[in-house]
Context: one part of a larger RNA
RNA sequence: AUUGAACGCUGGCGGCAUGCCUAACACAUGCAAGUCGAACGGAAACGAUGGAAGCUUGCUUCCAGGCGUCGAGUGGCGGACGGGUGAGUAACGCGUGGGAACAUGCCUAUUAGUUGGGGACAACCUGUGGAAACGCAGGCUAAUACCGAAUACGUUCUAUGGAAUAAAGGUUGCCUCUCCUUGGAAGCAAUCGCUGAUAGAUUGGCCCGCGUUGGAUUAGCUAGUUGGUAGGGUAAAGGCCUACCAAGGCGACGAUCCAUAGCUGGUUUGAGAGGAUGAUCAGCCACACUGGGACUGAGACACGGCCCAGACUCCUACGGGAGGCAGCAGUGGGGAAUAUUGGACAAUGGGGGCAACCCUGAUCCAGCAAUGCCGCGUGUGUGAAGAAGGCCUGAGGGUUGUAAAGCACUUUCAAUCGUGAAGAAGGGUUUGUGGUUAAUAGCCAUGAACAUUGACGUUAACGAUAGAAGAAGCACCGGCUAACUCCGUGCCAGCAGCCGCGGUAAUACGGAGGGUGCAAGCGUUAAUC
Numbered sequence: 001a002u003u004g005a006a007c008g009c010u011g012g013c014g015g016c017a018u019g020c021c022u023a024a025c026a027c028a029u030g031c032a033a034g035u036c037g038a039a040c041g042g043a044a045a046c047g048a049u050g051g052a053a054g055c056u057u058g059c060u061u062c063c064a065g066g067c068g069u070c071g072a073g074u075g076g077c078g079g080a081c082g083g084g085u086g087a088g089u090a091a092c093g094c095g096u097g098g099g100a101a102c103a104u105g106c107c108u109a110u111u112a113g114u115u116g117g118g119g120a121c122a123a124c125c126u127g128u129g130g131a132a133a134c135g136c137a138g139g140c141u142a143a144u145a146c147c148g149a150a151u152a153c154g155u156u157c158u159a160u161g162g163a164a165u166a167a168a169g170g171u172u173g174c175c176u177c178u179c180c181u182u183g184g185a186a187g188c189a190a191u192c193g194c195u196g197a198u199a200g201a202u203u204g205g206c207c208c209g210c211g212u213u214g215g216a217u218u219a220g221c222u223a224g225u226u227g228g229u230a231g232g233g234u235a236a237a238g239g240c241c242u243a244c245c246a247a248g249g250c251g252a253c254g255a256u257c258c259a260u261a262g263c264u265g266g267u268u269u270g271a272g273a274g275g276a277u278g279a280u281c282a283g284c285c286a287c288a289c290u291g292g293g294a295c296u297g298a299g300a301c302a303c304g305g306c307c308c309a310g311a312c313u314c315c316u317a318c319g320g321g322a323g324g325c326a327g328c329a330g331u332g333g334g335g336a337a338u339a340u341u342g343g344a345c346a347a348u349g350g351g352g353g354c355a356a357c358c359c360u361g362a363u364c365c366a367g368c369a370a371u372g373c374c375g376c377g378u379g380u381g382u383g384a385a386g387a388a389g390g391c392c393u394g395a396g397g398g399u400u401g402u403a404a405a406g407c408a409c410u411u412u413c414a415a416u417c418g419u420g421a422a423g424a425a426g427g428g429u430u431u432g433u434g435g436u437u438a439a440u441a442g443c444c445a446u447g448a449a450c451a452u453u454g455a456c457g458u459u460a461a462c463g464a465u466a467g468a469a470g471a472a473g474c475a476c477c478g479g480c481u482a483a484c485u486c487c488g489u490g491c492c493a494g495c496a497g498c499c500g501c502g503g504u505a506a507u508a509c510g511g512a513g514g515g516u517g518c519a520a521g522c523g524u525u526a527a528u529c
Stems, first nucleotide, its partner, number of pairs: 001528003005525005012376006018369002020334001025332003029329003034077003039074002042070002046068002049064007084287003093212007102204002107200008115149001117147002124139006154165004169192006178185003213259003220250003225247008262284004266277004289310005312323004340366001342365003348362001349360004379409004389400004413470001415465005423456001426452001428450009473518005478499003484513005494501002
């Protein structure tokens, strides 16, 4: 000088940060990942409307997916992000610089298409098993779910002859032409999609050089081991895997083994070199009760998915089932020690959706803690009779001390009352212009008007009111080291970082007066330089 600190005494306010370093110990409870009805069949609930019945004439019951909507279900996208932890890992894990044999949903650009069919399975209904979790059988049904067929600009394979390979529709609007004639269907238009391909962007997988703790009281290690050939496998190079062949490969420039440890940007100290460290924030990695495994998918071998085994906890009708806070709060335990079972999606960002919007313990805020840093205050001026009291005294006096009182002022902060920004961009309704178009629909872009969207929030800031009013402690005073006297004690009680104090005048123990240093803190302990 520093700290994610703790302990003791003390404690007025605000701003900004930070807050389980220990048991990767076990977890009650709530929440933390959903969304889309503009993919689909539908209608459990709520509401509006219409109809019917009953009557206590404004209610009850029933009917109607035609409407607003929507539980459960099929389907799509997202649950691989975001959030947590540091157990493992001495490793191409990380850092840095290179490399070639790869993939990449959503996004951007370009290009070519989007034709015509089929059969199911949920939901639902019927029956039935089980204590439950959860099923079983039969029947009906839709799709952007599933499967053939057609076509193939391209793409892939090729023996250069050829072969293989797709798709899905939805919403909104309009009748110019055709058909039925309020208006619709085919059709057209816009838009959101779907399929093949190319390029880009982004992200990721892989390989290599160099760097990356201690121990030799660890000296030898290695059989898929090292290399080759062939094959398999992967998105992709490769003993990654298999068969065969060869006998190699690593090591005192420290292999192997043991111990310890997430790495980095940084942080801290120091003039620097260097040392120590890796909380918060950011990048990468690893993990998700313990161990193993794959499935789905663009992406996982998947924290709040699945299967198996294990330990533990819970339910059970004993046949069988359920669970995983190292998400946010919170509980027990451990510990010197570390916070609320809070508010809001208003902003930023993320997922879904055409959108409105929904979800979001990410995030933004609030609460608790002097844990840290910074700022402010606890008054200002005047005031000698140098008051009283305390302490000392050589008894004269000295000191506390302009300190107090008194007088004159001020009102920061806190208190009470009031006014009151910014964080709000958007989205909605109406309407204008331009583009698209056959179109004054729709949709897109861009203006105007109107009514609106703030958790924080009794916000910040400002104004008013009253009154010095509500606000100072802690450690030390032998030397190092700024600051001295008296009393008590008598090698006792005690102090102490080192030297050392204390055995009858102790500036070193305890108290008092006085002083010194810091100050809403001050000391002590621990740790690093």